[in-house]
Molecule: Bacterial RNase P class A
Organism: Candidatus Bipolaricaulota bacterium
RNA sequence: GGAGCGGACCAGGGAGCCGCGGGGGCUUCCGCCCCUGAGGAAGGUCCGGACUCCGUAGGGCAGGCCGCUCGGCGUAAGCCGAGAGGGGGCGACCCCUGGAAAGUGCCACAGAAAACAAACCGCCGACGUCUCCGCACAGCUUCCCGUAAUGCGGGAACCUAUGGCGGGGACGGGUAAGGGUGAAAUGGUGGGGUAAGAGCCCACCGCCGAGGCCGCGAGGUCUCGGGCACGGCAAACCCCGGCUGGAGCGAGGCCGAAUAGGGAGGCGCUUGAGGGUGGCCCGCCCGAUGUCUCCGGGUAGGCCGCCGAGAUGGAUGGCUCCCCGAGACAGAAUCCGGCCUAUCGGUCCCUCCCCCU
Repeated sequence: GGAGCGGACCAGGGAGCCGCGGGGGCUUCCGCCCCUGAGGAAGGUCCGGACUCCGUAGGGCAGGCCGCUCGGCGUAAGCCGAGAGGGGGCGACCCCUGGAAAGUGCCACAGAAAACAAACCGCCGACGUCUCCGCACAGCUUCCCGUAAUGCGGGAACCUAUGGCGGGGACGGGUAAGGGUGAAAUGGUGGGGUAAGAGCCCACCGCCGAGGCCGCGAGGUCUCGGGCACGGCAAACCCCGGCUGGAGCGAGGCCGAAUAGGGAGGCGCUUGAGGGUGGCCCGCCCGAUGUCUCCGGGUAGGCCGCCGAGAUGGAUGGCUCCCCGAGACAGAAUCCGGCCUAUCGGUCCCUCCCCCU
C1' cells in the first nucleotide's frame, strides 16, 4: 500500500435566526423567560415478560414455544464464557446442532434409474439358442498313380449330416469397474480375483456392535468382533424430552347526557291527574295504552390507562455561515427484554498478500 461474506463501535459537529409539541415561572394579560423533545434499529410484529379483562377444584387432549454439553446472568425468551461433533475459509474467523435404525410423505430439472434400485452409452462373451467362416479326422462319390486284379495301398478334388477344435456375428444373458445426468446414484483407496466385474476376497480408512480406559458431561481413545445391514429432507407430518389457560391498550377502568325503552312509587281515569293558551285566575281546547318523581343499565361524549418525548386535527422542522469526506437506513404511539431485517460513510483491533528499510 492492497484485500477481508473477520470482530467491536460511531451514526455529522459547531454558531446564529425563525418555528412546533410538553412542563414550569413571571405577567402591566400584549406577551416574555427557563427546561425538555426519536433510534440503533423507533422497523418486521417473530419470541418472551409486565399490565388488563375473561376463565379456572384437579388432571388430560389439541395447539404453541424451546432443544449438543457444562457453568453464569435472567421471571422467561434469550445472552455470555468454556467446550464437543460436523462443515466452510490460506487465515483472522464464520455457520450448523434431540431423533431419518417407529411410521407416513417428499426429493424440481436432468437422468436408464431418486430408493423392496435400475441398465442409456460402455465393458464381457462365461452360460443358453441361432448363424457364418476356417481347420483336422471319419464317411460317400469321382479322378490320378502303383499293382496281374472290379480287390488292395497311396494321393488329390468335391459334397453333405453329425460330432470336435479355432474365430466372428445376433439375441437372451452377465456387470456396476468406466462414461454421462444430477444438490445427491446404494461406503472410499489399493491389491487379489474374474469372461468382464462386484465386500466376491484381503489390507487400511469409514460404519455398526461389545468391552476397557479418560472426561462432571456432550464425547474422545484403544482392543476385539461383524463385510456392511443404514441416500437426503424433521424450517414436511411425526416421535422424544422440558415448559405452557385464553384474548390483547380499540386491553381495560371511571364519569356520563338528550331521546327511546326497563323497574319502583305518587296522583288520576269523565266527580278530570296533567298539558296547551296566558303574567295569574276564570274561560276555551287536548286529555286516560295517562301523567309526575325517583332508581338502575346502556349510547353520544369526556377523562384515565399514557410515561424523564408523550400526540389523538397526531410536535420533534426550516434557513444562513464555518469544518470534514457532504451524511445512509429510517422515524415513537402502553412499557420492557430479545431475535431478525435495512443501513452512505467512518474509527479501533485482528488476519492474509505485496513493496521499502